[in-house]
Overview
Small-subunit ribosomal RNA from a metagenome, 1478 nucleotides, folded computationally. Model confidence (mean pLDDT): 83 of 100. It matches the Rfam family "Bacterial small subunit ribosomal RNA". Gene Ontology terms of the family: ribosome and structural constituent of ribosome. The RNAcentral record of the sequence draws on SILVA.
RNA sequence: AGAGUUUGAUCCUGGCUCAGGAUUAACGCUAGCGGCAGGCCUAAUACAUGCAAGUCGAGGGGUAACAGGGUAGCAAUACCGCUGACGACCGGCGCACGGGUGCGUAACACGUAUGCAAUCUAUCUUUAACUGGGGAAUAUCUCUUCGAAAGAAGAGUUAAUACCGCAUAACACUGUGAGGGGACAUCCCCUUACAGUCAAACCUCCGGGGGUUAAAGCUGAGCAUGCGUCCGAUUAGAUAGUUGGCGGGGUAACGGCCCACCAAGUCAACGAUCGGUAGGGGUUCUGAGAGGAAGAUCCCCCACACUGGUACUGAGAUACGGACCAGACUCCUACGGGAGGCAGCAGUAAGGAAUAUUGGACAAUGGGCGCAAGCCUGAUCCAGCCAUGCCGCGUGCAGGAUGAAAGUGCUCAGCACUGUAAACUGCUUUUGUUUGGGAAAAAUUCCCUGGUUUCUACCGGGGUUGAUUGUACCAAGAGAAUAAGGGACGGCUAACUUCGUGCCAGCAGCCGCGGUAAUACGAAGGUCCCAAGCGUUAUCCGGAUUUAUUGGGUUUAAAGGGUGCGUAGGCGGACUAUUAAGUCAGUGGUGAAAUCCUGCAGCCUAACUGUAGAAUUGCCAUUGAUACUGAUGGUCUUGAGUACAUUUGAAGUGGGCGGAAUGUGUCAUGUAGCGGUGAAAUGCUUAGAUAUGACACAGAACACCGAUUGCGUAGGCAGCUCGCUAAACUGUAACUGACGCUGAGGCACGAAAGCGUGGGGAGCAAACAGGAUUAGAUACCCUGGUAGUCCACGCCCUAAACGAUGAUCACUCGAUGUGUGCGAUACACAGUACGCGUCCAAGCGAAAGCAUUAAGUGAUCCACCUGGGGAGUACGGCCGCAAGGCUGAAACUCAUAGGAAUUGACGGGGGCCCGCACAAGCGGAGGAGCAUGUGGUUUAAUUCGAUGAUACGCGCGGAACCUUACCAGGGCUUGAAAGUUAGUGAAUGAUGUAGAAAUAUAUCAGCCAGCAAUGGCACGAAACUAGGUGCUGCAUGGCUGUCGUCAGCUCGUGCCGUGAGGUGUUGGGUUAAGUCCCGCAACGAGCGCAACCCCUAUCAUUAGUUGCCAACAGGUAAAGCUGGGGACUCUAAUGGGACUGCUCGCGUAAGCGAGAGGAAGGUGGGGACGACGUCAAGUCAUCACGGCCCUUACGUCCUGGGCUACACACGUGCUACAAUGGCCGGUACAACAGGUUGCUACACAGUAAUGUGAUGCUAAUCCCAAAAGCCGGUCUCAGUUCGGAUCGAGGUCUGCAACCCGACCUCGUGAAGCUGGAUUCGCUAGUAAUCGCGCAUCAGCCAUGGCGCGGUGAAUACGUUCCCGGGCCUUGUACACACCGCCCGUCAAGCGAUGGAAGUUGGGAGUACCUAAAGUCGGUCACCGCAAGGAGCCGCCUAGGGUAAAACCGAUGACUGGCGCUAAGUCGGAACAAGGUA
Repeated sequence: AGAGUUUGAUCCUGGCUCAGGAUUAACGCUAGCGGCAGGCCUAAUACAUGCAAGUCGAGGGGUAACAGGGUAGCAAUACCGCUGACGACCGGCGCACGGGUGCGUAACACGUAUGCAAUCUAUCUUUAACUGGGGAAUAUCUCUUCGAAAGAAGAGUUAAUACCGCAUAACACUGUGAGGGGACAUCCCCUUACAGUCAAACCUCCGGGGGUUAAAGCUGAGCAUGCGUCCGAUUAGAUAGUUGGCGGGGUAACGGCCCACCAAGUCAACGAUCGGUAGGGGUUCUGAGAGGAAGAUCCCCCACACUGGUACUGAGAUACGGACCAGACUCCUACGGGAGGCAGCAGUAAGGAAUAUUGGACAAUGGGCGCAAGCCUGAUCCAGCCAUGCCGCGUGCAGGAUGAAAGUGCUCAGCACUGUAAACUGCUUUUGUUUGGGAAAAAUUCCCUGGUUUCUACCGGGGUUGAUUGUACCAAGAGAAUAAGGGACGGCUAACUUCGUGCCAGCAGCCGCGGUAAUACGAAGGUCCCAAGCGUUAUCCGGAUUUAUUGGGUUUAAAGGGUGCGUAGGCGGACUAUUAAGUCAGUGGUGAAAUCCUGCAGCCUAACUGUAGAAUUGCCAUUGAUACUGAUGGUCUUGAGUACAUUUGAAGUGGGCGGAAUGUGUCAUGUAGCGGUGAAAUGCUUAGAUAUGACACAGAACACCGAUUGCGUAGGCAGCUCGCUAAACUGUAACUGACGCUGAGGCACGAAAGCGUGGGGAGCAAACAGGAUUAGAUACCCUGGUAGUCCACGCCCUAAACGAUGAUCACUCGAUGUGUGCGAUACACAGUACGCGUCCAAGCGAAAGCAUUAAGUGAUCCACCUGGGGAGUACGGCCGCAAGGCUGAAACUCAUAGGAAUUGACGGGGGCCCGCACAAGCGGAGGAGCAUGUGGUUUAAUUCGAUGAUACGCGCGGAACCUUACCAGGGCUUGAAAGUUAGUGAAUGAUGUAGAAAUAUAUCAGCCAGCAAUGGCACGAAACUAGGUGCUGCAUGGCUGUCGUCAGCUCGUGCCGUGAGGUGUUGGGUUAAGUCCCGCAACGAGCGCAACCCCUAUCAUUAGUUGCCAACAGGUAAAGCUGGGGACUCUAAUGGGACUGCUCGCGUAAGCGAGAGGAAGGUGGGGACGACGUCAAGUCAUCACGGCCCUUACGUCCUGGGCUACACACGUGCUACAAUGGCCGGUACAACAGGUUGCUACACAGUAAUGUGAUGCUAAUCCCAAAAGCCGGUCUCAGUUCGGAUCGAGGUCUGCAACCCGACCUCGUGAAGCUGGAUUCGCUAGUAAUCGCGCAUCAGCCAUGGCGCGGUGAAUACGUUCCCGGGCCUUGUACACACCGCCCGUCAAGCGAUGGAAGUUGGGAGUACCUAAAGUCGGUCACCGCAAGGAGCCGCCUAGGGUAAAACCGAUGACUGGCGCUAAGUCGGAACAAGGUA
């Protein structure tokens, strides 16, 4: 000090979360020791038991207990207060301290600083004086009575330092005077005179102790005041003893503290009152600090003592372990009545996540009493329990590598990690254990003694006193011996692998993991972090500058009030004087101690503790300074205003006037439609519309001018004109002299819609009606149409009331347009002021952008914001006739919501361009029959895969068996196949038997090559290996489809941008092309395009056999048949050729157009060739391969069946429907290929398929081997001489075998079909169409398929509006899984919190009235007392109780309202693109 998380990525805003520290903690796991601390945060709930405040005999009468003594007695015992002592009693002092708790209290309670001239103070200290003499009672005690008890009553005796008189007395108090002094308003002090009032207590060891009065001090307390001290305004008014006065009462004392009378005040927006919460401080935690949070332990103050009230005693209490009364609760009871108060220390119960022993001692410190000894002391000092915290120590150290064994992992003959770790060797002994020794804390008091000393008192020596405790500590012995866990390991955040699991189980602080290869779940191994602890949870601060004083913002992210006027308040021009409030400096006082910090010191160290210093940022007082601010006085003119003179405008308001248009009415002309729409219909019209003309009337609005023009504070304002009113600017510089700015509350204005009353109503037009559209259409469109729109008056008070930009002042480069003035002789010039705009610099900004009209730089004041949703909602209040407005939450829920910009993708956005994309054509498909594939269905099985384009004559280039993966049945289990190793000699063939076969079995025959070594082949026990067309194409390789042969996709360097990214690649041309040219912050480059390769079209050269045959020769019926030839064709190798090269035109160029030449012309035609990437596209069944699964089966063999099923649906084809045709006869011309288990000439047989014979050819040699065409003939428009399905019969061929399930031939049969709906496919030239031929696979073939070959051989393209696909640029976007996107609302379901609600119920506080205990105070003739006085009675007040009405705050409530959340519900389709009606 930061990090994670919104996005495809980016910057910003903004929230959420984490890392740190802390704790009176708790929980989980674990646990060796010690030191020092801490230990009911909850129920101020209830308490059993014990203890926590007594003491004094030197105050008193005395003697209940104990001890001693004495007397009597033999003794038991009795007696004697005689002594030590002492229960109870009288009396004194204490009990108001110490200890506990935090209920109440928002207050002079606390803190701090002052004041008391308005006060008191026992004990103690100092000073002074006094201590004389009497009296009457009473407790104890004795007796009696009542009561269960607690206790009470009566009679009698008695003492005192108890009580009451008397005497004396003042520097005391009161009153009246005199003099002097001081001050702060009332006043105070000193001196003095007179008068009045009031005191005491005794005890004694004779040393002394005590008492009374007065003064002073100390200590403690009381009162008053300034300042500080939580939240809520959805609490705005509160207050009758209230505020003040006069006079009394009361108090220690001032005071409405109380009372009578008089006055009407007092407090409050600087927050009264009310409500909620809370003890305050020193301090503690955190933080860089400022702050924020807390107020345990320790210290100070306050408050309280079961709840409420009350006084008494006393120096002091309204009294924790006192009293009285009332109440609640508990206990005792004889039912009549009594007793009690742990928020003292222990302890119990309860509550709770949770907090200890019914311990020891007064040895120390301190307190009470006492002369003292001493007694008391749950204060205190110690111990016990608890890892609750902080601190310290230990669990060993060194060596030790065959890197042991084992575990785990792996690329597994082996290696790696745990790991010098272990074993083993040596060493040490803290701690623990055993044994022994053993402190300090002790000083006092008291006793003995010495000294100083009159006494007191002080100093010295010796003795006495320890709960803790035989503790701390020290020494010795043995012995590595007694001692390690917890959490984590996806990122944040240090630390990784295997197995298991399979959106399950689970994890999770945030983001998020888990759906078969999980470093995120569980386990293991390993590692990391801390360590006697480690994690989790809770809470606080921090990070969070995320409430911002330090230190934030408000155009678009949350946020400027709709606008003005203006009150309080805040802020305020120049000069000068005074003052010294703020401010600054010095000094003094205070700021308790502890704490914090620093130094030093003490426990072995540390924690802890001691000591000294510093600090305590504060408050008060005082002295000084006077720049600034303030206050007061004076002056000024520049801020502000006034005056005068112009100017300007849709500024406001009230009248008057005007024309166009619209509608309506009347009249006229005129006839069949008008109107309306995308198209229509509703509507109007022969009762005469629409249209046209004339006249009349009505209401509303003001065309052109008219403009990023003007005016106004905003809302807003538009025909012309008149009146009234307001404003701004300019000029002059005459007047005033800071009169200013802002502005919480307040007041006024405030579009449209809406409301009230009364008018008005032409057009328009919510609602409504009808017509359309549509799946629907409560809409968009059309026809009508009422409120309303208009006027007057009164309300409402909101808008995207926007420049989404508050007002005012000052300052800060420029360019340009425009409105209105002024200046100027001027039409030139272009100055100045105020407005309205555009562009741009610096600067600012997250960016977009703003930029003298700031969103720049500064100043002042106001308003507002603090994650999204819930919600501008609920409740309350105020306003309103209502509608509604203003103010304005919470529960709950999410991890985002949002701004700007970027790259894509998309758009029923735009521009440019291309493609058989459309159009123009030709031929098809969709209808029929059949073939084939698919879906579906069926089935024992109909194996599997492919499924929009990019599956469907696809994998299959050929399912009768085989193939075959499927089904049924029968078999095998190291296996059907392959490898290695012994061993054997066969293999194989033939013949049997069983069987469907596989297979089993029997008999016979039987090894091969080699000279040999050896090799081959087969069988085969055993073993190592197998096998799988089982799953996952979403684990993969390879291969393939598609966009697409579309022209794109990128990189380096530079430059621009905070960045994503951009530029380059865009632009202007051009091209088939990111092809090329030009331009340009780009310059270059790569993968693609093109070219290089192959075929084809032309020529040349070379080479001529099997091909060819022009010339020559021979020869045949004919024929390159033969000799020969290389000319030609051809074959097949090498070359040439085409490059916009040439000419013309256009153009800067690239290039385009035309032409020539040429076999070919502008890539000549065709092929191969497929950029970055997309579709988790296809394939685990070609193959390969990770993982998983099966192993007498999911492997393998065999027989048979199935893949060929069939109501149906779809795709792809074939054949047709005929005359451009069918049939018959004759006749001509190819190319690519293939051929010895083959192609087969030819001959014969058969109608034919084919058979028999035979020949050539291992192929430019022989063979397969053409059809359409052409020439004739026939058919004559018909379900036919078209068409051939289907079926019957008979055959041929292949094959082990044609039943399921082959092809072919012949004869017979002769179905549908007469050109095919919506829709749809291919093709731009040797193409479509049409005709046949060949090949692969193959025994044969379901081939009409696929791949090739040649023959014949067209039509059309105006063009790019539209459909589809694509490219580039641009634009919008709420999309990024990218429009097959996103997303809204109702309804239905579950869950959650919440509002209303007839009511029901509870709580606290108050008001009024009634009643009223104890008690103080006041009054009082009868009773008591000598008296003082008391009892009793009366009165005032009051805790409590009761009654009543209302308010407030909760809980609950049938029903009801919306809200939020929840993988796959319903209906629509509102928003995002022009979102299809912006």